[in-house]
RNA sequence: CGAGCCGGCCGGGCGGUCGCGUCGGGACCUCCGGUCCCGCCGAGGAACGUCCGGGCUCCACAGGGCAGGAUGGUGGGUAACGCCCACCCGGGGUGACCCGCGGGAAAGUGCCACAGAAAGCAGACCGCCGGUGCUUCAGGGCACCGGUAAGGGUGAAACGGUGGUGUAAGAGACCACCAGCGCCCAGGGCGACCUGGGCGGCUCGGUAAACCCCAUCCGGAGCAAGGUCAAGAGGGGCCGUCGGCUGACGGCCCUGCGCGGACGUUCGAGGGCUGCCCGCCCGAGUCCGCGGGUGGACCGCACGAGGCCGGCGGCAACGCCGGCCCCAGAUGGAUGGCCGCCUCCCCCGCAGCCGCGAGGCGACGGGGAGACAGAACCCGGCGUACAGGCCGACUCGUCCG
Numbered sequence: 001c002g003a004g005c006c007g008g009c010c011g012g013g014c015g016g017u018c019g020c021g022u023c024g025g026g027a028c029c030u031c032c033g034g035u036c037c038c039g040c041c042g043a044g045g046a047a048c049g050u051c052c053g054g055g056c057u058c059c060a061c062a063g064g065g066c067a068g069g070a071u072g073g074u075g076g077g078u079a080a081c082g083c084c085c086a087c088c089c090g091g092g093g094u095g096a097c098c099c100g101c102g103g104g105a106a107a108g109u110g111c112c113a114c115a116g117a118a119a120g121c122a123g124a125c126c127g128c129c130g131g132u133g134c135u136u137c138a139g140g141g142c143a144c145c146g147g148u149a150a151g152g153g154u155g156a157a158a159c160g161g162u163g164g165u166g167u168a169a170g171a172g173a174c175c176a177c178c179a180g181c182g183c184c185c186a187g188g189g190c191g192a193c194c195u196g197g198g199c200g201g202c203u204c205g206g207u208a209a210a211c212c213c214c215a216u217c218c219g220g221a222g223c224a225a226g227g228u229c230a231a232g233a234g235g236g237g238c239c240g241u242c243g244g245c246u247g248a249c250g251g252c253c254c255u256g257c258g259c260g261g262a263c264g265u266u267c268g269a270g271g272g273c274u275g276c277c278c279g280c281c282c283g284a285g286u287c288c289g290c291g292g293g294u295g296g297a298c299c300g301c302a303c304g305a306g307g308c309c310g311g312c313g314g315c316a317a318c319g320c321c322g323g324c325c326c327c328a329g330a331u332g333g334a335u336g337g338c339c340g341c342c343u344c345c346c347c348c349g350c351a352g353c354c355g356c357g358a359g360g361c362g363a364c365g366g367g368g369a370g371a372c373a374g375a376a377c378c379c380g381g382c383g384u385a386c387a388g389g390c391c392g393a394c395u396c397g398u399c400c401g
Base pairs, nucleotide, nucleotide: 001397002396003395004394006392007391008390009389010388012342013341014340015339016338017337018336020042021041023039024038025037026036027035028034029033044372048383049382051381052380053379054378055377056222057221058220059219063278064277065276066275068218069217070216071215072214073087074086075085076084077083088102089100090099091098092097103213104212108211109210110207111206112205125152126151127148128147129146130145131144132143133142134141135140160178161177162176163175164174165173179203181200182199183198184197185196186195187194188193226299227298228297229296234255235254236253237252238251239250240249241248242247257291258290259289260288261287262286263285270282271281272280273279306325307324308323309322310321311320312319313318345368346367347366348365349364352361353360354359
């Protein structure tokens, strides 16, 4: 210098001006409240998708079994996880490094397209060999019966590989070495596993993102959770006014609507505890139809597995300790618009500089572009989208010293 690989970070800055939302303070008004002024704060790395895990809330803190779901090498981290870190094994790459839905296929069942004779305790299509028969002068050929998995051919996959013995031809039938499987022993490691040695039958296919088996974990619903207050149709009571008899209007208080139907009150409807069963608990109302009313405010709700800095422990994920900080809370839904300057990227023009040259750099001026996307109870992850830019570690190749 070129090519590559991995990780981290940023997601424009400053000023002016016009505006918006919560909160705090002040002033004014027609004092539920509204207006104005001042001050603090005011979206993201993904706020997104809502895929996974939790906090929080409610469903009687009574459970057991079945069904169902999730996860799946080992060790650790964490509140927890399907996340993260480190390692092991397998695969890819010259390498940095990357990828793996990575338990079990000699528990069982199923499936293995196309091609092929045959796809699972297999298989005789061609070939090879033997016998019998026919035929040929002969070499040989044809038919039938049988042997054979060494060779050919098909396939993703055809029941180990090489060499030899053996045989009619062959074959782990036998032998040597190698590969692989199982068991045992020794050493190392917390462990997954690794290294070495011995023995064995001689070889056992793949698929569990097929059923299934094994191990571990899992109650449901969700902030429209859940709670408080107000109002309300209808009914009842009291008071006042009008009026003079069972009225009208207004105010206050209590209850929380009317009509119809079905089932039911210890012979128990209905509801809850997990979808089902058993078992248990609450229990006097529950459900359906029609009509009518209110359809507002507040809490939950912003201090949290919180952020920043430093130290210590750990390979790391992360943990511990100390100090400092307070940092959005809308609900017809705020967080924005415009202008100027600067920075970054691109294009055009051009003074100038370098080079023999093709050409390169380029002050300055003008123009253009700046993404993906926006909280709504809150966190930890994952996945996906993203203009452009910065930093660091490492690998390979080439050249120079």
This is a predicted structure of a 401-nucleotide RNA (Bacterial RNase P class A) from Streptomyces sp.
The model forms 97% of the base pairs in the Rfam consensus.
The source organism's lineage runs through Bacteria, Bacillati, Actinomycetota, Actinomycetes and Streptomyces.
RNAcentral holds the sequence, with entries from ENA.
The prediction has a mean pLDDT of 75.